[in-house]
This is a predicted structure of a 119-nucleotide RNA (c-di-AMP riboswitch aptamer (ydaO/yuaA leader)) from a soil metagenome. Rfam family: c-di-AMP riboswitch aptamer (ydaO/yuaA leader). Its family is annotated with cyclic-di-AMP binding and regulation of gene expression in the Gene Ontology. The coordinates come from a structure-prediction model, not an experiment, and the mean pLDDT is 84.
């Protein structure tokens, strides 16, 4: 100085809150959908292939590893090129969208710098 991210800014203080931005989720009619095969939510992070052990009497699944792959990022923008990810979590049998309306977060991890065109 920047990058993923909503995840920053300003106020007061004795505690600690409190406000604006930004973001999430609940919540009518009308309209829509069908709920053990359970079902949902934040997020790009979904589907699939296959090999080993190991749960299994076995199948199914489930861990692990690999290789693909929806989608996602990469210093004004676009576009090609190259390089990254393709996660984790959280709700507790219940939630479509949804006005008023109610509520919640506001962390966390990192380092690009080829090319052509716009500006």
């Nucleotide at each position: 100085c920047g990058c993923u991210g909503a995840a920053u800014u300003c106020u007061c203080a004795u505690g600690g809150a409190g406000a604006a931005g930004c973001g999430g989720g609940g919540g009518a009619a009308c309209c829509a959908g069908u709920u053990u095969u359970g079902g949902g939510g934040u997020g790009a992070a979904u589907c699939g292939g296959u090999g080993a052990u190991g749960c299994u009497a076995a199948g199914a699944g489930c861990u692990c590893g690999c290789c693909g792959u929806a989608g996602g990022g990469u210093a004004c923008c676009u576009u090609c090129a190259g390089c990254c990810c393709g996660a984790a979590c959280c709700c507790g049998u219940c939630a479509g969208c949804u006005a008023a309306c109610c509520u919640c977060g506001u962390a966390a991890g990192c380092g690009u710098c080829g090319a052509a065109g716009g500006g």